A computed fold for a 364-nucleotide RNA from Thermodesulfatator sp., annotated as Bacterial RNase P class A. NCBI's taxonomy places the organism under Bacteria, Thermodesulfobacteriota, Thermodesulfobacteria, Thermodesulfobacteriales, Thermodesulfatator. Rfam family: Bacterial RNase P class A. Rfam describes the family as follows. Ribonuclease P (RNase P) is a ubiquitous endoribonuclease, found in archaea, bacteria and eukarya as well as chloroplasts and mitochondria. Rfam classes the family as a ribozyme. The coordinates come from a structure-prediction model, not an experiment, and the mean pLDDT is 78. Of the family's consensus pairs, 95% are formed in the model.
[in-house]
RNA sequence: GAAGACAGGCGGAUGAUCGCCUGCAGUGUGGUCUGCAGGAGGAAAGUCCGGGCUCCGCAGGGCAAGGUGGUUCGUAACGCGAACCGGGGGUGACCCCAGGGAAAGUGCCACAGAAAACAGACCGCCAUGCUAUAGGCAUGGUAAGGGUGAAAAGGUGAGGUAAGAGCUCACCAGCCGGGAGAGUGAUCUUCCGGGCUUGGUAAACCCCACCUGGAGCAAGACCAAAUAGGGAGAUGACUGAAGGUGGCCCGCCUGAGUCUCCGGGUAGGUUGCUAGAGGUUCCAGGCGACUGGUACCCUAGAUGAAUGAUCAUCAUUCCAUUGUGUAUGGAAUACAGAACCCGGCUUACAGCCUGUCUUCAGGG
Numbered sequence: 001g002a003a004g005a006c007a008g009g010c011g012g013a014u015g016a017u018c019g020c021c022u023g024c025a026g027u028g029u030g031g032u033c034u035g036c037a038g039g040a041g042g043a044a045a046g047u048c049c050g051g052g053c054u055c056c057g058c059a060g061g062g063c064a065a066g067g068u069g070g071u072u073c074g075u076a077a078c079g080c081g082a083a084c085c086g087g088g089g090g091u092g093a094c095c096c097c098a099g100g101g102a103a104a105g106u107g108c109c110a111c112a113g114a115a116a117a118c119a120g121a122c123c124g125c126c127a128u129g130c131u132a133u134a135g136g137c138a139u140g141g142u143a144a145g146g147g148u149g150a151a152a153a154g155g156u157g158a159g160g161u162a163a164g165a166g167c168u169c170a171c172c173a174g175c176c177g178g179g180a181g182a183g184u185g186a187u188c189u190u191c192c193g194g195g196c197u198u199g200g201u202a203a204a205c206c207c208c209a210c211c212u213g214g215a216g217c218a219a220g221a222c223c224a225a226a227u228a229g230g231g232a233g234a235u236g237a238c239u240g241a242a243g244g245u246g247g248c249c250c251g252c253c254u255g256a257g258u259c260u261c262c263g264g265g266u267a268g269g270u271u272g273c274u275a276g277a278g279g280u281u282c283c284a285g286g287c288g289a290c291u292g293g294u295a296c297c298c299u300a301g302a303u304g305a306a307u308g309a310u311c312a313u314c315a316u317u318c319c320a321u322u323g324u325g326u327a328u329g330g331a332a333u334a335c336a337g338a339a340c341c342c343g344g345c346u347u348a349c350a351g352c353c354u355g356u357c358u359u360c361a362g363g364g
Base pairs, nucleotide, nucleotide: 001360002359003358004357005356006355007354008353009352010351012314013313014312015311016310017309018308020039021038022037023036024035025034026033041335045346046345048344049343050342051341052340053216054215055214056213060250061249062248063247065212066211067210068209069208070084071083072082073081074080085099086097087096088095089094100207101206105205106204107201108200109199122146123145124142125141126140127139128138129137130136131135154172155171156170157169158168159167173197175194176193177192178191179190180189181188182187220271221270222269223268230262231261232260233259234258235257243253244252278297279296280295282293283292284291285290315333316332317331318330319329320328321327
């Protein structure tokens, strides 16, 4: 100097004028007015997970259904986060994994190929026989070589054989059984023995382990007001209709009314609604996520829906000019708007800044 990997941050500022919402005060019954303080994010988005909170429910048992899937830890909890193990990618810093089981069973692997898992003989190689030789045919043996394919019956070498083959042997890989060591554990290292050797796919059905009540702030609570406690039909009262917050069954509970159709009235206000699994600083523990303690702070609460508009200057980026001077002029400044709240994940983002690490080239 160039190229990368990982982590974090900003994403406009200042002033003036006008306007809106909340709280407090002046302020007295109200209105009006004045002053002070505050007023949309890193994702508020998606509505994909987990909860807090509210309501219903014998809240029990079972089936079905759904979710998660290496180990340990963190957390209120999670399908989230941290560290590690295993597998894969990269020269590397680092990144990715829907990571239990294929020997419980059932499926699928197109085309090509002889054959795709109880899976082989197309070309070859060998022996014997026939044929006038070449060449060809028949029978038997073979799976080392070649071909097809994403994948074809462990690998290398030697011996052996009619030719070959774990047929035998040596060294490995894999599988099974046993031992020692390290680690909380997943797992890793190593030693002994052995039949010599059993494709893939579960993000296919399935099996295994663990987890799971439901509905949701339009939940719910309170106040006020209005109307027609109207009309018709069916059915039921202890031998029990209807009902009981995902589906089905059992159990249990409540129970004298319930269901269907026609017609009428109201749909307004208050609350829930923001002081919290809260934020910031420092200290201690921990590899880390995070935990504990100290001190300080209060940072929207709207309801057809406030949090804004204009002007000026500055900042940043790009372009032009060249007088080379933080000069002049022009243009632009991303994704995007709270609605009960919180912890995550995923997606969008013009431009800019900071730190650590890796590789390459050159110089000292």